[in-house]
Context: one part of a larger RNA
Molecule: small-subunit ribosomal RNA, 3' major domain
Organism: Reynoutria japonica
RNA sequence: UGAUGGGGGGUGCAUAAGCGGUGGAGCAUUUUGUUUAAUUCGAUGCAAAUAGAAGAACCAUACCAGGGCUUGACAUGCCGUGAAUCCUCUUGAAAGAGAGGGGUGCCUUCGGGAACACGAACACAAGUGGUGCAUGACUGUCGUUGGCUCGUGUCGUAAGGUGUUGGGUUAAGUCCCGCAAUGAGCGUAACCCUUGUGUUUAGUUUCCAACGUUGAGUUUAGAACCCUGAAUAGACUGUCGGUGAUAAGCUGGAGGAAGGUGAGGAUGACGUCAAGUCAUCAUGCCCUCUAUGCACUAGGCGACAAACGUGCUACAAUGGAUGGGUCAAAGGGUCACGAUCUCGUGAGGGUGAGCUAACUCCAAAAACCCGUCCUCGGUUCGGAUUGCAGGUUGCAACUCGCCUGCAUGAAGCCGAAAUCUCUAGUAAUCGCCAGUUAGCCAUAUGAAGGUAUAUUCGUUCCCGGACCUUGUACA
Numbered sequence: 001u002g003a004u005g006g007g008g009g010g011u012g013c014a015u016a017a018g019c020g021g022u023g024g025a026g027c028a029u030u031u032u033g034u035u036u037a038a039u040u041c042g043a044u045g046c047a048a049a050u051a052g053a054a055g056a057a058c059c060a061u062a063c064c065a066g067g068g069c070u071u072g073a074c075a076u077g078c079c080g081u082g083a084a085u086c087c088u089c090u091u092g093a094a095a096g097a098g099a100g101g102g103g104u105g106c107c108u109u110c111g112g113g114a115a116c117a118c119g120a121a122c123a124c125a126a127g128u129g130g131u132g133c134a135u136g137a138c139u140g141u142c143g144u145u146g147g148c149u150c151g152u153g154u155c156g157u158a159a160g161g162u163g164u165u166g167g168g169u170u171a172a173g174u175c176c177c178g179c180a181a182u183g184a185g186c187g188u189a190a191c192c193c194u195u196g197u198g199u200u201u202a203g204u205u206u207c208c209a210a211c212g213u214u215g216a217g218u219u220u221a222g223a224a225c226c227c228u229g230a231a232u233a234g235a236c237u238g239u240c241g242g243u244g245a246u247a248a249g250c251u252g253g254a255g256g257a258a259g260g261u262g263a264g265g266a267u268g269a270c271g272u273c274a275a276g277u278c279a280u281c282a283u284g285c286c287c288u289c290u291a292u293g294c295a296c297u298a299g300g301c302g303a304c305a306a307a308c309g310u311g312c313u314a315c316a317a318u319g320g321a322u323g324g325g326u327c328a329a330a331g332g333g334u335c336a337c338g339a340u341c342u343c344g345u346g347a348g349g350g351u352g353a354g355c356u357a358a359c360u361c362c363a364a365a366a367a368c369c370c371g372u373c374c375u376c377g378g379u380u381c382g383g384a385u386u387g388c389a390g391g392u393u394g395c396a397a398c399u400c401g402c403c404u405g406c407a408u409g410a411a412g413c414c415g416a417a418a419u420c421u422c423u424a425g426u427a428a429u430c431g432c433c434a435g436u437u438a439g440c441c442a443u444a445u446g447a448a449g450g451u452a453u454a455u456u457c458g459u460u461c462c463c464g465g466a467c468c469u470u471g472u473a474c475a
Stems, first nucleotide, its partner, number of pairs: 001475002003472003007469001011464002014459002018422001020420003025313005031307002033304002041052001063299001065297002068294002072124001076123002079119004086101006106113002126288002129286003135282002137277003140273001142271001147186006153162003166177003192265004197233007206223002209220002236259001239253005315415001319374007331362003337354001341350003381412001386407007428451003433446002
């Protein structure tokens, strides 16, 4: 100097106080294990396990079986032939192999050239083969924790110390005061984005008035309001009382849309874990070269005794079923969204208005409210599983898609030990949308809204990291 302790002061959804879960059930999904011709690969405490994968029927695909190719699917160089594209036939599961036909363009100094195809020999290509403990680059983590350092000076023989410690204060090494220190840098904060209020400006596709329809519209006149875009103002402990060392600040109030970081996001210092990735990409070295390369068909990645994780749906009356009524925001759409009418119990089929979108469509928001039925039962709870009949996407739905109708109606009556999230428009709950798609295994992920709680006495204890101090068998 670090490391460490059942030392000290302080902090955090760490505990406590609460709300709702997980752990029990069924299913979805990930992983382990086992199985397999193959179940491709990697990730493994927190920081792997609905994570890589914003979507495995074929393809993707890296795995396996089989039938094939060997200058190769791709690149550069050399030589020869023919422009190229194209059409037909045989064989084959396809890849491919074999045969026949038709055909001459562009530039030209008429030698040839450009582009493309085929053939031969080589240099070489190719590799999701190995090593993340050879690496770049990117990422996780401690942790959005408040730290990590430097110049000069000074102290010490030196390693190093000081500054950065002390007294207060803060979310903060934030700021003030003191001090052999005095200055500075990377972090903090601010600058950036969204949101909350006003003003100015702009009014179409938005809004409003009149007429008219009342199923949608259209016309005329306008821009006060709503809204949308742009610009700008606004919050700074600025102001008042108290407190404090006359400081930094703390505390209460006024005004204000907002008050002490207004709320949320992006932003992640020096470093730690030989953390993760050679399968995003790049790359050293090693390895393969008639195969560890390349294209193809079928299968596998979807297996199933068992175990773990993450979720969804429930176990009901604060509910279920049914009829009526009402109110969002944010998205997406021409390879598309698809109104209307019509057929069908329905998924859907036919028709195809409008919209390259503040115009039109997806689109119905759901919880909620008002009626009616059910009356505590494994039920009008719950929906797994299975049978039959259908729809749709697509060459193709058997392995292995989604959806619909009828029938079937498992387990489950609130879950042991243990354990997790969350402090306000939050938890909980309710539906909506998007990306990735031909389609979808989405109960996932991301985003925007509706309704809307409870509790925080406190820091004794558990856990995490940081600070100071002191002890120690450590280096």